Transfer RNA from an uncultured candidate division Zixibacteria bacterium, 78 nucleotides, folded computationally. The sequence was found in a public genome assembly. It matches the Rfam family "tRNA". It is annotated as a transfer RNA. The coordinates come from a structure-prediction model, not an experiment, and the mean pLDDT is 84.
């Protein structure tokens, strides 16, 4: 070069194949409160993300396309 797979809160994940109950869920972690004499543990709340651009649809995290990054297989000049 050519073809796979892959990106989601502050980390780790569901979700995606089959678009709709998703202004996106879970767990840790942080932030408040309550509980304890205090800390820890625990009980509530709360913050927080679809890599980036186009398409298509009434509707796209979910399908296509391309751009990026990361990972992989096959080539190709010397």
């Nucleotide at each position: 070069g050519u073809c796979c797979c892959u990106a989601u809160c502050g980390u780790c994940u569901a979700g995606u194949c089959u678009g709709g109950c998703c202004u996106a869920g879970g767990a840790c972690a942080c932030c408040g409160c309550c509980c304890u004499u205090u800390c820890a543990c625990g009980g509530c709340g709360g913050c927080g993300a679809c890599a980036c651009g186009a398409g298509u649809u009434c509707a796209a995290a979910u399908c296509u396309c391309g751009u990026u990054g990361g990972g992989g297989a096959c080539g190709c000049c010397a």